[in-house]
Molecule: small-subunit ribosomal RNA
Organism: uncultured bacterium
RNA sequence: AGAGUUUGAUCCUGGCUCAGGAUGAACGCUGGGCGGCGUGCUUAACACAUGCAAGUCGAACGAAGCACUUAUGAUUGAGAUUUCGGUUGAUUGACUAAGUGACUUAGUGGCGGACGGGUGAGUAACGCGUGGGUAACCUGCCUCGUACAGGGGGAUAACAGUUAGAAAUGACUGCUAAUACCGCAUAACCCGCUAGGGCCGCAUGGCCCGGACGGAAAAGAUUUAUCGGUACGAGAUGGACCCGCGUCUGAUUAGCUGGUUGGCGGGGUAACGGCCCACCAAGGCGACGAUCAGUAGCCGACCUGAGAGGGUGAUCGGCCACAUUGGAACUGAGACACGGUCCAAACUCCUACGGGAGGCAGCAGUGGGGAAUAUUGCACAAUGGGCGAAGGCCUGAUGCAGCAACGCCGCGUGAAGGAUGAAGGCCUUCGGGUCGUAAACUUCUGUCCUUGGGGAAGAAGAACUGACGGUACCCUUGGAGGAAGCCCCGGCUAACUACGUGCCAGCAGCCGCGGUAAUACGUAGGGGGCAAGCGUUAUCCGGAAUUAUUGGGCGUAAAGCGUGCGUAGGUGGUCCUUUAAGCGCAGGGUUUAAGGCAAUGGCCCAACCAUUGUUCGCCCUGCGAACUGGAGGACUUGAGUGCAGGAGAGGAAAGCGGAAUUCCUAGUGUAGCGGUGAAAUGCGUAGAUAUUAGGAGGAACACCAGUGGCGAAGGCGGCUUUCUGGACUGUAACUGACACUGAGGCACGAAAGCGUGGGGAGCAAACAGGAUUAGAUACCCUGGUAGUCCACGCCGUAAACGAUGAGCACUAGGUGUCGGGGCCCCCAAGGUUUCGGUGCCGCAGUUAACGCAUUAAGUGCUCCGCUUGGGGAGUACGCACGCAAGUGUGAAACUCAAAGGAGUUGACGGGGACCCGCACAAGCAGCGGAGCAUGUGGUUUAAUUCGAAGCAACGCGAAGAACCUUACCAGGACUUGACAUCCCUCUGACCGCACCUUAACCGGUGCUUUCCUACGGGACAGAGGUGACAGGUGGUGCAUGGUUGUCGUCAGCUCGUGUCGUGAGAUGUUGGGUUAAGUCCCGCAACGAGCGCAACCCUUGCCAUUAGUUGCCAUCAUUCAGUUGGGCACUCUAGUGGGACUGCCGGGGACAACUCGGAGGAAGGUGGGGAUGACGUCAAAUCAUCAUGCCCCUUAUGUUCUGGGCUACACACGUGCUACAAUGGCCGGUACAGAAAGCAGCAAAGCCGCGAGGCGGAGCGAAUCUCGAAAACCGGUCCCAGUUCGGACUGCAGGCUGCAACCCGCCUGCACGAAGCCGGAGUUGCUAGUAAUCGCGGAUCAGAAUGCCGCGGUGAAUGCGUUCCCGGGUCUUGCACACACCGCCCGUCA
Repeated sequence: AGAGUUUGAUCCUGGCUCAGGAUGAACGCUGGGCGGCGUGCUUAACACAUGCAAGUCGAACGAAGCACUUAUGAUUGAGAUUUCGGUUGAUUGACUAAGUGACUUAGUGGCGGACGGGUGAGUAACGCGUGGGUAACCUGCCUCGUACAGGGGGAUAACAGUUAGAAAUGACUGCUAAUACCGCAUAACCCGCUAGGGCCGCAUGGCCCGGACGGAAAAGAUUUAUCGGUACGAGAUGGACCCGCGUCUGAUUAGCUGGUUGGCGGGGUAACGGCCCACCAAGGCGACGAUCAGUAGCCGACCUGAGAGGGUGAUCGGCCACAUUGGAACUGAGACACGGUCCAAACUCCUACGGGAGGCAGCAGUGGGGAAUAUUGCACAAUGGGCGAAGGCCUGAUGCAGCAACGCCGCGUGAAGGAUGAAGGCCUUCGGGUCGUAAACUUCUGUCCUUGGGGAAGAAGAACUGACGGUACCCUUGGAGGAAGCCCCGGCUAACUACGUGCCAGCAGCCGCGGUAAUACGUAGGGGGCAAGCGUUAUCCGGAAUUAUUGGGCGUAAAGCGUGCGUAGGUGGUCCUUUAAGCGCAGGGUUUAAGGCAAUGGCCCAACCAUUGUUCGCCCUGCGAACUGGAGGACUUGAGUGCAGGAGAGGAAAGCGGAAUUCCUAGUGUAGCGGUGAAAUGCGUAGAUAUUAGGAGGAACACCAGUGGCGAAGGCGGCUUUCUGGACUGUAACUGACACUGAGGCACGAAAGCGUGGGGAGCAAACAGGAUUAGAUACCCUGGUAGUCCACGCCGUAAACGAUGAGCACUAGGUGUCGGGGCCCCCAAGGUUUCGGUGCCGCAGUUAACGCAUUAAGUGCUCCGCUUGGGGAGUACGCACGCAAGUGUGAAACUCAAAGGAGUUGACGGGGACCCGCACAAGCAGCGGAGCAUGUGGUUUAAUUCGAAGCAACGCGAAGAACCUUACCAGGACUUGACAUCCCUCUGACCGCACCUUAACCGGUGCUUUCCUACGGGACAGAGGUGACAGGUGGUGCAUGGUUGUCGUCAGCUCGUGUCGUGAGAUGUUGGGUUAAGUCCCGCAACGAGCGCAACCCUUGCCAUUAGUUGCCAUCAUUCAGUUGGGCACUCUAGUGGGACUGCCGGGGACAACUCGGAGGAAGGUGGGGAUGACGUCAAAUCAUCAUGCCCCUUAUGUUCUGGGCUACACACGUGCUACAAUGGCCGGUACAGAAAGCAGCAAAGCCGCGAGGCGGAGCGAAUCUCGAAAACCGGUCCCAGUUCGGACUGCAGGCUGCAACCCGCCUGCACGAAGCCGGAGUUGCUAGUAAUCGCGGAUCAGAAUGCCGCGGUGAAUGCGUUCCCGGGUCUUGCACACACCGCCCGUCA
């Protein structure tokens, strides 16, 4: 950074799609190797079991308990002693009292539960962000400062007793303490009120000094270190309120508002304020979007982007709001309070039914919802918070651990060597290639893992103190052992083959793949990409300049309002002065931290973390003065006015005029008129049409008339008058920027239509009739009503178009025309110049192109309107307008990958121009009717083998089916095979002959029967065997080669270089002539060239020459006969040459090409005929000529044999033959060809047969021999008929070929004697030695042509001409076609 996709191709417009990045993700595959750092209910602000999440202080207080000490000491009483009475008495230690305690605790009291933690429901708001303000405020704990604490009083919980209740929870009586509560005293720089004075501010006002009056405090504890208390002032922190600016969508939400807006006074608050109240006024907000509706927590930031922007608002941080839902206040420094209170509601739980309890959007966890989101863990060790003097206690904040590939980052799954390139897989042209140094194998290493050992930092402050954790990390043992998948491979987009499948199964992000050779489906091999991940889905940005500020457009692609006037708004001429809002410069404040970027550093690196630097915007201050804006002054060129003129279908009203149509009256007059492509309906003998005269009525104004005029547009056309708008020219007197545009608004606005009332000649929707037509609700005709006309009122739309908004300025010209002016000129003419309008051509420029081009679509400025893929749809709904018709405004669901513009090349046109062709026309002969032959369709069949299908299949493949051919059918038989190559064994043959068997092939038996040799064997042939293989007229002509048909023997088809065009392409090849021809000439941005045309080739027509045998015979001789001698002159044969070239003359033409006529010539303008077929078209034909890829069959889809079939037959078509007769038939006579062919052949003479033919065999491998004419001509007969025409069909008898003529051949004779008397619609061939007619030959072939290919004989008619039909060529035009008109496409129905 782009790419794919509209087309046959091109350029453009334009949408769709892709490649990139990202995510709190989810799903699929991988069942996954490890670590670090992060992250983890996006849905039900759904409901919640259980545990924990806010307590602490005994150094405030009374009390209780416990323990200890002391005192008293009931009690116990060892031991000692004893006078035995006792004494002493260790010890035990009740009760009581006092005291002590690192003790426990309900209560009073203090501080904290307003922080921390969660969530995003609500909120479009001063909620948030940013910057200010408070002279309108508060602030516990903390810090600093000043001052103070004197002396009293009365209660109450706890507790005890009684008592209610199931419980929760109380009630009553009594006792008691305080740092709990309450008076009194004292009191300042405290507060309230108020004399006086000073200073300051943006207003209210603030500050300072100061006199008088009134008012308000306190608490103690203790270990004597301290801590606490009260008042005031200041600070810090935190909060409250106000303001500027910014903050989503909808106008199919346009009006909203009653405490509403303001004021006076009061209340309330920490404080201002309609915050609340009474009274007064009637205001306030809104197109710069009020109100209403929808959606949404906002930001730092995050993602993307070159940026501007766009999207998002998880985690972290700031603010706000909320705590089941709704409401309310209390306490307090702070709440209208998540784990406080009260009330109401819903829900859940307990209950003795009376009544109570609860609130996970705290951390875990459960159910539910969902595609989807974790443990009912450890610890207060660290950081921080609450309380306390402190030890300390509490802390699901937090620090850690667990789960999850959810994300980012890092590491690993081994390294080096190793070619018989192993085996195996896959492919293969079978040679090989590839997986692939990959593996095996050898030598190593040890990250992760594993064994054992050591072992932190994090801890502050000397010691003690670690949840994480025996963790990170280090050393060591062991062994390559345990660790790779996912997606893709037609193009975009890196990566290809095989098999399977056969529009099926499937793929697909877009284009699109798949119908038998799929690089696109599935699998495999190989390859590409990424990698512990890889793909898919969803969403966002990008690409998309596809909403365009940067950075688009509107003539034809989507898009200029139908036109004007004009409000708000936007923009605005020249000069001077001033101001400093915009603008520029400088300084300052703020812009939390984190994040981003850069540098450096710390975890081995990275992710991650830390340090330093930097960053938009807003505000304040100062300076500057060019430009814009504000203020003031001036100017005249923009604009307007005045004055003087001329032009005009500009508008409105009134009046007038003639022509024409129609109607009425009267006359003349008679049978038609009218209408059409042709007709009919219609009118007319009751007198039409026509014609004459008179009259009525309505509408429109011929000629003039013109890309002429006027108007804003719609629009305006006889003449006159009245009223009236605008433009233009000239002049330069006046005003002095008064201007331009213009959202809303207002006005005008063709035709049709609507309402009311008139009018109505012609025309004419609807309607009727007649035609046309398959139909004809149309086009054509005859009628005809609304309407068209007038007045008034609506409607408000048109391809209302120049498909081009308005204004101003600038930027080559040329040439018309309309209106005016100046100058020159004798002039009405003319020339020149200027202003305004209206056309054409054209340069620069512009445009996708077409085109536009001073009347811009060029270059700039200002303002408005409109557009953002096609369809749905200008539809639906809503609203407004309208009498209605309808108009204006104007979507979505769904659906497609296009829709579209301009130009290009073709093809096409019942478009045009030119030209050609037996294309038509003019002719001749046919076909279509009959019979037969032949081919095809259809039908039939065991089979009727297959192919060919408009022209361009159908007497075609087939130049010849009785068997064979033969591919088809029935039946029989063979299986390495009928045919080829290779290998092994055996034999010496094979061939041939005979016999048996069979339907036949096959099979069996017998006889006969090789060569070479270094004797090992070999060659050849046969038999047997094995497997490779053979074989296939099986499929695909839409996989192919080759060959062929056709357009078409039409004149075309292209290339190189150059030029033009953005390009497809064009030019050349078009044009003027000419030709059979892109043949030639001329011209030309073309110049040349190639394949075609022509010529060269063959044949035919004339001549010459050479050569004369098998040909020929003029002269000589000879004969039945060129038979023979002789000859080669002639014919002829076949070689070589000549000849014709528009060469000559004349006319035309351009002095050309050429053409017309003529001469000469055998032939004259390519002399006739043939061969020769450009680039290409038809997926034309052929796999059955041949060749061939792939697929298929392999004791059969191969091979072989017998028989049958291809020859069938209600029928239909094509191509032919023979006819229908007298231009003829029949009989007799008599002539004249050419070109071929011939040894398994042609066959003469002669003989036989009516004949087909037979016998025969001379001659001839052929200018020698053989085969051989008919029509014609002469004579005769028939006499117009189903015949002496015609010959089908049939019977009989024969002939020929062949192994064999039954199915199924040809020919002959005799007999039989059908249809048919010239053929409907339609259709074919032919332009001269042609058509027509007549016979002859050949290929194929044993035999079998009416077919095919050739040959000669006889031998016409017509052609005015190119209007029409068909086909073709060139140019041009239109096109929505390109599979190309057999196209495309619309509607209805299924």